[in-house]
Context: one part of a larger RNA
RNA sequence: CUGGGCGUAAAGAGCAUGUAGGUGGCCUUAUAAGUCAACGAUGAAAGACCGACGCUUAACGUCGGGAACGUUUUUGAUACUGUAAGGCUGGAGGAAAACAGGGGUAAGCGGAACUUUAGGUGUAGGAGUGAAAUCCGUAGAUAUCUAAAGGAACACCAAUGGCGAAGGCAGCUUACUGGGUUUUUUCUGACACUGAGAUGCGAAAGCGUGGGGAGCAAACGGGAUUAGAUACCCCGGUAGUCCACGCUGUAAACGAUGCUCACUAGGUCUUGGGAGGUAUCGACCCCUCUUUGGACCGAAGCUAACGCGUUAAGUGAGCCGCCUGGGGAGUACGAACGCAAGUUUAAAACUC
Repeated sequence: CUGGGCGUAAAGAGCAUGUAGGUGGCCUUAUAAGUCAACGAUGAAAGACCGACGCUUAACGUCGGGAACGUUUUUGAUACUGUAAGGCUGGAGGAAAACAGGGGUAAGCGGAACUUUAGGUGUAGGAGUGAAAUCCGUAGAUAUCUAAAGGAACACCAAUGGCGAAGGCAGCUUACUGGGUUUUUUCUGACACUGAGAUGCGAAAGCGUGGGGAGCAAACGGGAUUAGAUACCCCGGUAGUCCACGCUGUAAACGAUGCUCACUAGGUCUUGGGAGGUAUCGACCCCUCUUUGGACCGAAGCUAACGCGUUAAGUGAGCCGCCUGGGGAGUACGAACGCAAGUUUAAAACUC
C1' cells in the first nucleotide's frame, strides 16, 4: 500500500458555508477519448522454461521451440463512462396562499424577590450549626410599616413540549431579520451531493480598554471540626459573574453515533400543517387518512455483548474526516496563531 474498522474496545473534525477535487436523474443523435476485438510492430543477445545433442556423468556448453507480460500502429465494435448537440420532469430550486415557534439583533416597559439608605412602631436579642463559635445588636439590631435607590434574574404557564447548523435560546411590547412546515396549481429545467485547503460561528473560564456592581462567590481573613484540615460546615469577602467593544478558540462542544440519497413489519403517545367524516345555526370537541418534527416498545436484520431497530448501530450508493498495542505523549523540537494564559500541527530514543 492493500485490508479491516470508528455508539461503549484505538478511531466522526464542536458546527456550518463553500473553492479545487471526487461522484452524479430520464430520452435521442453524433463522436469514439476511456473500454473491447482482430491483424501487425516492438520489447538485442545471454539468462529463465520445454525438447534434443556434446564434453565418461554432473556442473557447464550448443542447437531448436514456446511463450508469459508490457507498450503501440491500423481496421473495426458502441452496451457502459466521457465529450458535443437537442429534449424531458421525477432530483434541486423559484413563485402564490396559509401556519407554528424561548431562532437572531436592537430599543422600551413590568411585577415579585433581594440588598442598601431615610423615616415610623417597637425591645433584647438576632444570625448560624450536628453542637458551637467567629459575626450583627441598647450608638436600638432582628421583626414590622412607609418611601426611595440599585443591580441581576424572570416564579406559575412548563411539558416525555417548541426553535436553532452547532454553541445555545424563556417576563411583556415594538421594529428589523434568518430558517422551517403544509397545500395546490404554476415556473426554471439536473441548476445536484460531498467537500482537502479556506472562511465564518462557537458554552464556561480567562485576557485588554471603559463602565457597572444587588445577590452569589475562586483567592484571601476569621470561627469550628480534626492527630493534622492548606478541605467538607459557619461568619465575612476581592477578582469574576452584568454591559459595550476587541481577543481567546477550547469542553464528557455527547446521541461519546459525519453529511446526503434510496430501500426494508408493525404498535402506542405527542408538536405543527392539510383533507374527509360525525355533530352543530355555526365553531370547538370527537373519529379517520395524510404529512412534518419529538419520544417509547418492538418483526426481520445487525451487534463481542449491552443494545440499535423507517430519527438504524439494518440493506446499499456517493463524498469527507479519523484509527492501526500500552507507556513515553497530545509531550519535546520546529512552525503558525495569541497581549498573555495558551491553542493548533506533531515525533523519537527508551521501556513493557